[in-house]
Predicted 3D model of a 77-nucleotide RNA (transfer RNA) from a Chloroflexota bacterium. The sequence was found in a public genome assembly. The organism belongs to Chloroflexota, within Bacteria. Rfam family: tRNA. Rfam describes the family as follows. Transfer RNA (tRNA) molecules are approximately 80 nucleotides in length. By type it is a transfer RNA.
RNA sequence: CGGGGAGUGGCGCAGCCUGGCAGCGCACUUGACUGGGGGUCAAGAGGUCGCCGGUUCAAAUCCGGCCUCCCCGACCA
Numbered sequence: 001c002g003g004g005g006a007g008u009g010g011c012g013c014a015g016c017c018u019g020g021c022a023g024c025g026c027a028c029u030u031g032a033c034u035g036g037g038g039g040u041c042a043a044g045a046g047g048u049c050g051c052c053g054g055u056u057c058a059a060a061u062c063c064g065g066c067c068u069c070c071c072c073g074a075c076c077a
Stems, first nucleotide, its partner, number of pairs: 001073007010026004020057001028044006050066005
């Protein structure tokens, strides 16, 4: 330098193709059951969807540029 993949609550991921209120598991908070721990059940909090633009009535999703990480290749030494 070229090609490919990834970036979404604290962690691990789905959703993207085919635009229409952002979800799952674990973790966390509160309550109930229990003498307590653990466990089970119920309720709840938490996300500028990497960044900046564009298209659109509407963008996590489509388009352009950029950033970070991973893989492959080339180049230099």